[in-house]
RNA sequence: GGGUCCGUAGCAUAGCGGUUAAUGCAUCGAGCUUAUACCUCGACGAUCGAUGGUUCGAGUCCAUCCGGACCCA
Numbered sequence: 001g002g003g004u005c006c007g008u009a010g011c012a013u014a015g016c017g018g019u020u021a022a023u024g025c026a027u028c029g030a031g032c033u034u035a036u037a038c039c040u041c042g043a044c045g046a047u048c049g050a051u052g053g054u055u056c057g058a059g060u061c062c063a064u065c066c067g068g069a070c071c072c073a
Base pairs, nucleotide, nucleotide: 001072002071003070004069005068006067007066010025011024012023013022018056027043028042029041030040031039049065050064051063052062053061
């Protein structure tokens, strides 16, 4: 330099172009317990890597850039 793939909450992942972006762990609170843990219930937390474009409508499709992994040279 060329090519393929990935980027969504603190972490790990889901998410046919269409109503509020979902789940588990973590964190916080309550219940339970003499107490801790386990367990149950609830809450918190995302401007979906960035900027543009297509569209009535974009996490999803397109372009460029940024970051990462792998392959080729």
This is a predicted structure of a 73-nucleotide RNA (transfer RNA) from a Patescibacteria group bacterium. Model confidence (mean pLDDT): 82 of 100. Its Rfam family is "tRNA". It is annotated as a transfer RNA. NCBI's taxonomy places the organism under Bacteria, Bacteria candidate phyla.